The RNA shown here (Bacterial RNase P class A) has 372 nucleotides and comes from a Muribaculaceae bacterium. The sequence is in RNAcentral, with records from ENA. Model confidence (mean pLDDT): 75 of 100. NCBI's taxonomy places the organism under Bacteria, Pseudomonadati, Bacteroidia, Bacteroidales, Muribaculaceae.
RNA sequence: ACAGAGGCGUGGUCUGUCGCUUGACGCGGCCAAAGGAUCAGGCGUCAAGAGGAAAGUCCGGGCACCACAGAGCAACAUCCUUUCUAACGGAAAGCUGUCGGCAACGGCAGGGACAAUGUAACAGAAAACAACCGCCGGGAGCAAGUCUUCCGGCAAGGGUGAAAAGGCGGGGUAAGAGCCCACCGCUCGCGGCGGAAUCCGCGGGGCCGUACAUCCGAUGCGGUGCAAGGCCAAAUAUACCGGCAGUCAAGGGUGGCUCGCCCGUUGCCGGGGGGUAGGCUGCUAAAUUCCGUAAGCAAUUGCGGAGUCAGAUAAAUGACAGACGCAGGCUUUAUGCCUGUACAUAACCCGGCUUACAGCGCCUCUGUUCCC
Numbered sequence: 001a002c003a004g005a006g007g008c009g010u011g012g013u014c015u016g017u018c019g020c021u022u023g024a025c026g027c028g029g030c031c032a033a034a035g036g037a038u039c040a041g042g043c044g045u046c047a048a049g050a051g052g053a054a055a056g057u058c059c060g061g062g063c064a065c066c067a068c069a070g071a072g073c074a075a076c077a078u079c080c081u082u083u084c085u086a087a088c089g090g091a092a093a094g095c096u097g098u099c100g101g102c103a104a105c106g107g108c109a110g111g112g113a114c115a116a117u118g119u120a121a122c123a124g125a126a127a128a129c130a131a132c133c134g135c136c137g138g139g140a141g142c143a144a145g146u147c148u149u150c151c152g153g154c155a156a157g158g159g160u161g162a163a164a165a166g167g168c169g170g171g172g173u174a175a176g177a178g179c180c181c182a183c184c185g186c187u188c189g190c191g192g193c194g195g196a197a198u199c200c201g202c203g204g205g206g207c208c209g210u211a212c213a214u215c216c217g218a219u220g221c222g223g224u225g226c227a228a229g230g231c232c233a234a235a236u237a238u239a240c241c242g243g244c245a246g247u248c249a250a251g252g253g254u255g256g257c258u259c260g261c262c263c264g265u266u267g268c269c270g271g272g273g274g275g276u277a278g279g280c281u282g283c284u285a286a287a288u289u290c291c292g293u294a295a296g297c298a299a300u301u302g303c304g305g306a307g308u309c310a311g312a313u314a315a316a317u318g319a320c321a322g323a324c325g326c327a328g329g330c331u332u333u334a335u336g337c338c339u340g341u342a343c344a345u346a347a348c349c350c351g352g353c354u355u356a357c358a359g360c361g362c363c364u365c366u367g368u369u370c371c372c
Base pairs, nucleotide, nucleotide: 001368002367003366004365005364006363007362008361009360010359012324013323014322015321016320017319018318020049021048022047023046024045025044026043027042032038051343055354056353058352059351060350061349062348063225064224065223066222070259071258072257073256076220077219078218079217080094081093082092083091084090095110096109097108098107099106100105111216112215116214117213118212119211120210132158133157134154135153136152137151138150139149140148141147166184167183169181170180171179185207186205187204188203189202190201191200192199229281230280231279232278238272240271241270242269243268244267251263252262253261288307289306290305291304292303293302294301295300325341326340327339328338329337330336
């Protein structure tokens, strides 16, 4: 210098004019009203006003309701280790296996009994009781043979396939085979480091198919959700149908089933029908933000200090003008001209995950080349 990998931040700025919403303070005073107080619209001042994802609605909670919200089963979720957190299927740091890359690094997977059962289409002899091509030995036929046939042995070689009875080298054999041996793999025992998963060392054992599902284990787990819920106002029709008739019950009680418990026994449940769908609240002080410091590799935690940053309800947070910033292009190289400037827009709140994103800046690392 070029190419790449990982992480963090930002993601437009300034001025002017006009406009919108909320909050605080002040003025004001319609209607109502005996008086006083209260009080709408309105006016003024000050302050603030859409994100890193507000998106997806995939997880976890706060909060609210359900007159057991209790127990059990089923279902569902997670599943290597340690730490963090209110919690999580999340985060941080690691471990093992495997794939991509020269590398930095990135992706995927991770419970299991020395189990059992089932499936693996098609192809193939065969998907774990195997023999298509073949190799070896013996017999027979034939003039002979590398041909034909019968018996026996083989699973090493080849083929099919995603996967074919651990791999590779040697010995041995008629030919072969963990048949035997060394190394690797697998498994068991002991020891060492480590917080652990694992790793390392020594020794024993010829030991053992792959994937998925069923199965088993541990842990978790009530449900519904701000369209939750609470209050006010207004309107109306239950004179309809079904179940149940009094000790019991029927029926009902916020995912399914069982038990328990409760309501209910002229009122309840279910069906049909009718009315209302207006206003207020919930509604933003939070497991909150920033600064410093200490501990920790880090996620994060403690201590000290400073701060309050939307609360709309058909939906405000903007419009116009000018100047700049950044990127690209053109040429007459000038204080030039032109073009563009991402993804996107709060609705009860918070912590995560996933997805989208033009440009700019910073930090660390890898590779190639050159110079000193």